[in-house]
RNA sequence: GCAACGCCCUGGGGGAGCAGAAACGCUCUGCUGAGAGUCCGCGACGCGGACGACCCCUCGAACCUGAUCCGGGUCAUGCCGGCGGAGGGAAGCGGCGCAUCACAUCG
Numbered sequence: 001g002c003a004a005c006g007c008c009c010u011g012g013g014g015g016a017g018c019a020g021a022a023a024c025g026c027u028c029u030g031c032u033g034a035g036a037g038u039c040c041g042c043g044a045c046g047c048g049g050a051c052g053a054c055c056c057c058u059c060g061a062a063c064c065u066g067a068u069c070c071g072g073g074u075c076a077u078g079c080c081g082g083c084g085g086a087g088g089g090a091a092g093c094g095g096c097g098c099a100u101c102a103c104a105u106c107g
Stems, first nucleotide, its partner, number of pairs: 001101001005097004009092002011057004017031005037051006063088003069082004
């Protein structure tokens, strides 16, 4: 002095959909997913906030836009594929491991 990679710390960015059961709600169950949670408020068929879990942070496909898009499939839905490596998008001279290594100087 030491990379990829892994874990962690601090800080930050996110989404929470669809359906079935006589079915609006509650409840239960199912689908996809890492994640579909709990609570509060409101001018309420949605919106906002708090907390939690989860994912992601420029080497950026977490997530948003295009999009009330196109094709397929489904009871239905970003369910799958396309669009598309298109546009936008949130980090740090942090710590540890890797590391019994490498280099320099002196004896």
This is a predicted structure of a 107-nucleotide RNA (TPP riboswitch aptamer (THI element)) from a Desulfuromonadales bacterium. NCBI's taxonomy places the organism under Bacteria, Pseudomonadati, Thermodesulfobacteriota, Desulfuromonadia, Desulfuromonadales. Model confidence (mean pLDDT): 77 of 100.